[in-house]
Molecule: TPP riboswitch aptamer (THI element)
Organism: Erysipelothrix inopinata
RNA sequence: CGAACGGUAUCGGGGUGCCUUAACUGGCUGAGAUUAAACCCGUAUAACUUGAUCUGGUUUGUACCAGCGAAAGGAGUACCAUUUCGUACACC
Numbered sequence: 001c002g003a004a005c006g007g008u009a010u011c012g013g014g015g016u017g018c019c020u021u022a023a024c025u026g027g028c029u030g031a032g033a034u035u036a037a038a039c040c041c042g043u044a045u046a047a048c049u050u051g052a053u054c055u056g057g058u059u060u061g062u063a064c065c066a067g068c069g070a071a072a073g074g075a076g077u078a079c080c081a082u083u084u085c086g087u088a089c090a091c092c
Base pairs, nucleotide, nucleotide: 001086002085003084004083006080007079008078009077010076011042012041013040014039017028018027019026048073049072050071054067055066056065057064
């Protein structure tokens, strides 16, 4: 000096489903199930979307779990500094 990991700031991206009820009425999973100054995520082996009313399992359930998935797409800059790694120079 650079990189990786991490943090802060600001800006940005995303989802909001399934069953049930006269009724967001009650229930399920989850960080989050539509407004929360919320939650998660920002280069990416998973925030999220497509494939997909897909395949297998399970279930009241098109939800949930796994596969698909080393797939395709997907939203950034600045600063800080512990540790680790690399390169160059100086000294011994």